[in-house]
Context: one part of a larger RNA
RNA sequence: GGCACACGGUGGAUGCCUUGGCGUUGCACGCCGAAGAAGGACGCGGAUUACUGCGUUAAGCCUCGGGGAGUCGUAAUCAGACGUUAUAUCCGGGGAUAUCCGAAUGGGGAAACCCACUCGAUGCUGAGUCGAGUACUGCAAACUGAAUACAUAGGUUUGCAGAGGGAACUGCCUGAACUGAAACAUCUAAGUAGGGCAAGGAAAAGAGAGUAUUCCGAAAGUAGUGGCGAGCGAAAUCGGAACAGGCCAAACCUGGGGGCAUGCCCUCAGGGGUUGUAGGACAGCAUUUAGGACUUAUUAGUCUAGUCGAAGUGUUUUGGAAAACCACACCAAAGCGCGUGAUAGUCGCGUAGACGAAAGACGAAAGAGCCGAGCUGUAUCCUGAGUAAUUCCGGACACGAGGAAUCUGGAAUGAAUCUGGGGAGACCACUUCCCAAGCCUAAAUACGUGCGCGACCGAUAGUGAACUAGUACCGUGAGGGAAAGGUGAGAAGCACCCCGACGAGGGGAGUAGCAGUACCUGAAACCGUGUGCUUACAAGCAGUCAGAGGGCUAUAGCGCAAGCGAUGCCUGAUGGCGUGCCUCUUGGAGAAUGAGUCGGCGAGUUAAUGUUUGUCGCUAGGUUAAGGCAGUUAUAGCUGGAGCCGUAGGGAAACCGAGUCUGAUAAGGGCGACAAAGUGGCAAGCAUUAGACCCGAAGCCUUGUGAUCUACCCAUGGGCAGAGUGAAGCGAAAGUAACAUUUCGUGGAGGCUCGAACCUAUUAGUGCUGCAAAACUAUGGGAUGACCUGUGGGUAGUGGUGAUAUGCCAAUCGAACUGGGGGAUAGCUGGUUCUCCCCGAAAUAACUUUAGGGUUAGCCUCGAAUGUUUAGUCAAUGGGGUAGAGCACUGAAUGAGCUAGGGGGCGUAAGCCUACCAAACUCAAUCAAACUCCGAAUACAUUGACUCCAGAAUUCGGGAGUCGGGCUACGAGUUAUGCGAUCCGUGGCCGAAAGGGUAACAACCCAGCUCGACGUCUAAGGUCCCUAAGUGUGGGCUGAGUGGGAAACGAUGUGGAAUUGUUCAGACAGCCAGGAGGUUGGCUUAGAAGCAGCCAUCCUUUAAACAGUGCGUAAUAGCUGACUGGUCGAACGAUUCUGCGCGGAAAAUUCAACGGGGCUAAGCCCACCACCGAAGACACGGGAUUUUAAUUAAUCAGUAGGGGAGCGUUCUGUGAGCAUUGAAGCCGUACUGUAAGGAGCGGUGGAGCGAGCAGAAGUGAGAAUGCCGACAUGAGUAGCGUAAAUCACGUGAGAACCGUGAUCGCCGUAUAUCUAAGGUUUCCGACGCAAGGUCAGUCCGCGUCGGGUUAGUCGGGCCUAAGUCGAGGCAGAGAUGCGUAGACGAUGGACACACGGUCAACAUUCCGUGACCGACAUUGAGUGCGAUGGGGUGACGCAAUUUGGUAGAUGAGCCGGACUGUUGGUAGUUCCGGUGCAAAGCGAGUAGGGAUAUGAGAGGGAUAGGUAAAUCCGUUCCUUGAUCCUGAUGCGUAAGCGGCCGUAAGGCGUAAGUCAUCAAGCCAGGUUGCCAAGAAAACCCCCUAAGCUUCAGCUCAGUGCCGCCCGUACCGCAAACCGACACUGGUGGAUGAGGAGAGAAUCCUAAGGCGAAC
Repeated sequence: GGCACACGGUGGAUGCCUUGGCGUUGCACGCCGAAGAAGGACGCGGAUUACUGCGUUAAGCCUCGGGGAGUCGUAAUCAGACGUUAUAUCCGGGGAUAUCCGAAUGGGGAAACCCACUCGAUGCUGAGUCGAGUACUGCAAACUGAAUACAUAGGUUUGCAGAGGGAACUGCCUGAACUGAAACAUCUAAGUAGGGCAAGGAAAAGAGAGUAUUCCGAAAGUAGUGGCGAGCGAAAUCGGAACAGGCCAAACCUGGGGGCAUGCCCUCAGGGGUUGUAGGACAGCAUUUAGGACUUAUUAGUCUAGUCGAAGUGUUUUGGAAAACCACACCAAAGCGCGUGAUAGUCGCGUAGACGAAAGACGAAAGAGCCGAGCUGUAUCCUGAGUAAUUCCGGACACGAGGAAUCUGGAAUGAAUCUGGGGAGACCACUUCCCAAGCCUAAAUACGUGCGCGACCGAUAGUGAACUAGUACCGUGAGGGAAAGGUGAGAAGCACCCCGACGAGGGGAGUAGCAGUACCUGAAACCGUGUGCUUACAAGCAGUCAGAGGGCUAUAGCGCAAGCGAUGCCUGAUGGCGUGCCUCUUGGAGAAUGAGUCGGCGAGUUAAUGUUUGUCGCUAGGUUAAGGCAGUUAUAGCUGGAGCCGUAGGGAAACCGAGUCUGAUAAGGGCGACAAAGUGGCAAGCAUUAGACCCGAAGCCUUGUGAUCUACCCAUGGGCAGAGUGAAGCGAAAGUAACAUUUCGUGGAGGCUCGAACCUAUUAGUGCUGCAAAACUAUGGGAUGACCUGUGGGUAGUGGUGAUAUGCCAAUCGAACUGGGGGAUAGCUGGUUCUCCCCGAAAUAACUUUAGGGUUAGCCUCGAAUGUUUAGUCAAUGGGGUAGAGCACUGAAUGAGCUAGGGGGCGUAAGCCUACCAAACUCAAUCAAACUCCGAAUACAUUGACUCCAGAAUUCGGGAGUCGGGCUACGAGUUAUGCGAUCCGUGGCCGAAAGGGUAACAACCCAGCUCGACGUCUAAGGUCCCUAAGUGUGGGCUGAGUGGGAAACGAUGUGGAAUUGUUCAGACAGCCAGGAGGUUGGCUUAGAAGCAGCCAUCCUUUAAACAGUGCGUAAUAGCUGACUGGUCGAACGAUUCUGCGCGGAAAAUUCAACGGGGCUAAGCCCACCACCGAAGACACGGGAUUUUAAUUAAUCAGUAGGGGAGCGUUCUGUGAGCAUUGAAGCCGUACUGUAAGGAGCGGUGGAGCGAGCAGAAGUGAGAAUGCCGACAUGAGUAGCGUAAAUCACGUGAGAACCGUGAUCGCCGUAUAUCUAAGGUUUCCGACGCAAGGUCAGUCCGCGUCGGGUUAGUCGGGCCUAAGUCGAGGCAGAGAUGCGUAGACGAUGGACACACGGUCAACAUUCCGUGACCGACAUUGAGUGCGAUGGGGUGACGCAAUUUGGUAGAUGAGCCGGACUGUUGGUAGUUCCGGUGCAAAGCGAGUAGGGAUAUGAGAGGGAUAGGUAAAUCCGUUCCUUGAUCCUGAUGCGUAAGCGGCCGUAAGGCGUAAGUCAUCAAGCCAGGUUGCCAAGAAAACCCCCUAAGCUUCAGCUCAGUGCCGCCCGUACCGCAAACCGACACUGGUGGAUGAGGAGAGAAUCCUAAGGCGAAC
């Protein structure tokens, strides 16, 4: 380390439970709001965090009833109260109060805030407090009242009403798309979703220009409609529910008012009147009813609190507890239910039954009031007008323009008047029904809430939510959106003791405590501890089979028992065999997919319709639907026959009918009848329509939300160290007749140059589970401009913006995000959960916008029928044109011959020649899928016989799956007669097939697995060892490890066969010898002598010898060969075929081309014998299926798939029953069944469980990159986020980190200081250390408690910009959009305070001192005051820039102090420190700037302009004639403040305080230059209008008094903001010292701050 057992931890499954949900019949009920709603904010308790309740009368107040002993709501307690016999709490009716926001309504606004005005009360004239009122629109009335005389518009006042909210339901306006049509456009989806308006408890519709409206069941998926596709789809009529009818306009009459052409018109009110077999007015005659939805006061009764309500005990047993068990009783109009310490009719609440209301509400019946009728006649009058109708274009009707009636909108035409008009599906006629163009109207119906009920859920379920849930959390926002239940009967929540830091935690004790607030049960993964066996030469799907050894003993056995021990249990040395599961595939161990593990959840359902099968009822019939009835615990019962199916068919139909149609027909033929079974439940299979087995898009449409990011724009502010260059202009000189021009100077331009801040992002590196979801380091680019930036705004998705990159629009962009349509669709991928039994495919054809999909057929299965029809063999009879063959045809093709024709040559021509091309013909030899004079084997068809009974065949019906195939053999095509290629055909196998062989290896060879066993025989293939069986027999071959990889080609390898030569007359090979002469043949050549080349190649001597085979030379020479002799002594050559071998032969991590060892056979060939060898065959035993009379016979591999039979889970009915003497669940177990499974026993557990028989389903998981949770692995690994710490002391249980001190280091145009935004208590103190802090912690931006923010002057409340809102108004289906007056809106304008001190924490706020502003009052003086009007002012760009000079700095001076030294100096030209401080007011208007003799300032006059007026402004005239305006600084006021030591109390002390230089704030809204020409309003000043007056108002001066609301802590380049973090990032403005330096660069330092949390 492994396996097993025992005991734990972790975790929260399972079981049990239910406070909460879900569904729904019936009944009851259903709007709220200006009298301020819905919904909120903030408060209210003795202490109070959340919920509940309530509102300054604040968990409540008053009153009327009920009720009666306890109560002060809940989590949750402490303290303190109230009440107990009727004024407690509590319940019900009525009332009071009811802050602020919200329609929100006095104005404003960033909801819960700010700012008012008027009247009244109170008060001190006041300040203040309290109360009421003050929005807009519409209607009505009154008053008033322009242009313009009456009038109108407009205005004012009063009264009434509206406004806003509401889940679903309703009506109307508007109105998609995905989708379906396998594409798509009409069509569909669908008048759906969505948007808008409006109403109510219902809404809508509705009393006939035809059967009141509405709803349910049928008619009926019918008639129709429809790219006649997909689809859409009535009505009449019938059965039911509920029922209800009325009122005006007009004619006519009366009255009031008005008008004028004076007899008519208009108008108002009352009467009258309301319909179609017409009615009414009118004329005449008669009289008051049925009824009513109206009003009112009562009433039975009902609702809103309640009351009474029968009957049991036990010293039995067990137990903590009795309701259990046992025993004996009782009640019952009550045995529904819940609770009580386990299961209760008789304990409690209740239940059956009976009773009850001061107040409020509802309310039948009845009463009263009110409303409400009839007959006759027909001369005249009335009976709904821009209407009906027509035309055109639309819409709705089931009806898509169709033959299209009917209804309806728009546009254009445009009637009739009862002798009239409309309808009856074009239209016309006839007939008939009805009376439009006015209005109202309950119920039956829809939805919701409460009660009740449930074969609904039971904490991953049921609502998202059983609990502080629309909460926490996420997002700018719209919006999204969790997790989380259980101690116990009772807190009895562990007294007491010990360890530990007066911790956490633990150990005892007590307790039913392994129920200890991490709490019932407490599974698994995962992590441990102990014990038994095993493991240190040993390789792998981890098992299985065999099994030595060791240990143990049960649901078994033996034994009386103790106990025993193996065949049982645990372990497992060793050996045999053996490549997970799923999915998808022709094919997967696959290195193709999916899964980390465990637990829970997780997928063919439901409805309607149809069809088939089974079963049950009734049967020529069967059956009810809606509804009704009584009523229950009930889903049961009784009705209801409307309708549907069947009983008769035929025909297009009329129609006829056992027939009918066709037809001239009596014919023939078709379809029927004769021969007839249906129908309604229930269950199952399948289909269709619905999301339809589950999960999954990218997208489309629609309503909204977003410009805090970013793009562009608008408004208003801010920023840019320093250095360089040196444009125009100007000046001077030279120069010119005058210009021009040149030079010098001045000047300071520029999308100029260099370079910080700032902006950006070139290159490289790092980073890439980061510091960071874009950074860091180094290096770059721009840096006065088309620059950068703050704040506030605008533009919105069919869109915006865009110096175009398809860029950006909140980390998202070829079309944002959010909710919805919506479960879009997905011919695509994945997944789809228990068992056994029987059968068992396909990967083909046809068609297909079809090819990875489908439909039909083929092949499978189940049922019914027929009953050998099937198949095989034999025989017979057929047709065929393949293989082969052939060349007769059609073509191809070779040689020869012959020979037309052609070409070429010669020739004047005739003609001739031709080694050229060549038809036809002849001969020879050939080729063919699209040639055939021929022509099989097989196959196929028909017939007969025989054999076989086979899961054979055929027909009909239910259900499928299959349409990707693969290899192999043979026959073809394509290709390269390549492919593990492709496409056909005929088989086989795999697919869907295990077993044996081939080392291994879907397909090859053998062979088709029902189960068992330590039987027998074989197949393929094997028999030396691995490894079962022959080191078998006989005969050959091979020598290469060939065997045990490979070709062309090569080779005296070797065996066999054949043919042909030489050879004892001596072959072949070797050795010895010869190999000569003519001649150096001739020619050629410089030379050529056998041997460069050409020609010839003879003769002689010989045993033989070439005018020469090769080497060689310049040429010769030389060597050698052929040839000959000798020696030797028997075989030696050549060629062809063939068996087995050899070479050819090079690959990448050792052998790696026999499976290994190894083999000379254990290789190869032939023959023979024996044996082994499989899940095959046989023998034995068991099971199942089909079959048979029969245990007879046959069968039992199996994917897709069909069929059959079962197991288990939850709930329901019935219910044998079981249970505290212990249910379910969980853990264990050696028992049992063919399987799913089922018992028994032990432990745990502590309250329910349940056999059997039926029924109903949210009914079975291992896989879906499934969902949720828990726990592993990686791993004690990476990392601990730029960087400097060290020492001592202190504190403490504990110190690298906390405190103090010292040393050291870092920043220092910041890492310092102030502030805006943003954050929202983080600020300060005490205490603390669980968690947070990347370690630790005594510390903290952490926890608990307490404290802290003080304003007339600072900021906001005043003004206006962009923009926003917007009375009236304009536009628009609507929602809304635009916009005038007006209002809001800072980033701008305006505006009164300074210094010092002080707290742990605040200060321009408190305190001290010294100031100022405004209002009011008052006093004095003066005086035309007065505005929302007029005028002035406010009031503005960019760049450059001088002087003065402030803060500050530096130097000098001055003041205080120090000092003999190792080196130049050292009482000095030395060293150290200091030398500080404000506003207002007053004085003087200084430096400077502006205006000005082209008239400053002053005085006077005029004035048609400034919307009226003006003394003001403007314009203008006259007189005078030099000032006027602005303005830092400086001086004085000036007293004083500021220091040091110390814990504190307290003590001590106070010298100097000048000059110069630089100087970005200030002068300065300046000056100069330039072109791009650079806010508004208020404050303030002047003027007058209306008006007001001398006790008003205004101005000045003095005095007195008053001065509101909000912000104010702290962080603020950051640990507190934006980035998920205590994150190397981002974040506007102000100050910003010294040395060196041009500088805000850079380096070092001051003040100050830090040392980065391993």
Molecule: large-subunit ribosomal RNA, half A
Organism: Chloroflexota bacterium